[in-house]
Molecule: Bacterial RNase P class A
Organism: Bacteroidota bacterium
RNA sequence: ACGGCAGAUCGGCUCACCGCUGUCCGCCUCGGGCGGAUGGAGGAAAGUCCAGACAGCACAGAGCACCGUACCACUUGCAAGGGUGGGUGCCGAGGAAGAAAUUCUUCGGCAACAGCAAGUGCCACAGAAAAUAACCGCCACGCUUGGCGUGGUAAGGGUGAAAAUGUGAGGUAAGAGCUCACGGGCAGGAUCGGCAACGGUCGGGCCGGGUAAACCUUACGGGCUGCAAGGCCAAAUAGGUCAGGAUAUGAGGAUUGCUCGUCCUCUCCUGAUGGGUAGGCCGCAUAGAUAAAUGGUGGGCUAAAACAGAAUCUGGCUUACGGGUCUGCGUAAAA
Repeated sequence: ACGGCAGAUCGGCUCACCGCUGUCCGCCUCGGGCGGAUGGAGGAAAGUCCAGACAGCACAGAGCACCGUACCACUUGCAAGGGUGGGUGCCGAGGAAGAAAUUCUUCGGCAACAGCAAGUGCCACAGAAAAUAACCGCCACGCUUGGCGUGGUAAGGGUGAAAAUGUGAGGUAAGAGCUCACGGGCAGGAUCGGCAACGGUCGGGCCGGGUAAACCUUACGGGCUGCAAGGCCAAAUAGGUCAGGAUAUGAGGAUUGCUCGUCCUCUCCUGAUGGGUAGGCCGCAUAGAUAAAUGGUGGGCUAAAACAGAAUCUGGCUUACGGGUCUGCGUAAAA
C1' cells in the first nucleotide's frame, strides 16, 4: 500500500430559516389561542426467538398434550446466550506405520456434538441398483449357436458425495465372512484412570450405507395469559332493585262454594341506588402519544449518507445496514 479476511467501534456534524410535539411559566377574547423556557428515536427502536420485572387468574399430588433445551466441568444470572478449561468428531496442509483397509501424529480451522444398532419415512443428478443391489463382466444349463433365454455370482469394470470390512489362503461351476489366519471398525460387559464428558486394557460378540435444523424416541426444564395485562372515576338512553305516591276503567292471580271486600302484579309519576357502556385518569418512564410528534429547505464540512423509526420496561439472541476509524491476519494459486 490493498476492490482481501476476521473482530471491535462510530452510526453524519454545524449554521440559517420554516415547521411538529410533551412539560412548565406568563398573558388573553379561556373546551381554545399567543409568547417564553426546556425535553424530543435506534444500534438495531425490527423479528417477537429466549429470559426477567410488573399484572391478573390458577395452584393437593400425578399423568397426557404443547413449548424449550441437548458433549463435560466451573462461572456469569436456576433460561438461551457469553467466558475459561477440557473431551470427541470433521475439514485443510504436512509427517509416520502398514501389503491394504486403516491407524497414529504436528499445525490451523470448524461443530444444534443425545439416539438411525427402537420403529416409520426419505435419499436430487448420475447409476443396473441408494438397501429385499445383476448394467457390463464371470460361471452353469438350455436353444433356432458370431447370438439369445433362464438361473447363479458382489471377485473385476463403470456411476456417484456415499456401493455392502482389508489382505492372503482354503473353498467353488464361477463366486461370496461361505470358512480360516492376520488386521480394521462397531455397540455393550468387566476393570483401571478421570468430578465428568471420555480414555486405556482385557476376554467374548457382531460386520448393521446415509439422514433426527425428517416424524419420532430418550433425558432435563417450563402453571396459564400478556399493558388490548390490570386498577380507578363515570354521562345520556334503556333495563334491574328499593321507597313513596296516583288512578280507576280494565286484565290476571290469591282469599271464598258464589258475590262484595281486601291484597299482589301489569300502567303512570317522583326520589334514591347497583351493575355495565361511551368517555376520562392511572399503569407510563429526564422522548413518550392514542391516530400517535421527533421533520423540511438552503450553505459549508464531505459525497449523491446506508439499514431503518419508539408504544409497559430490562437483559440476551437473530436479521438488515452506505461509509469512516482502530486492531490482528494475509498479500499466494485463482479472481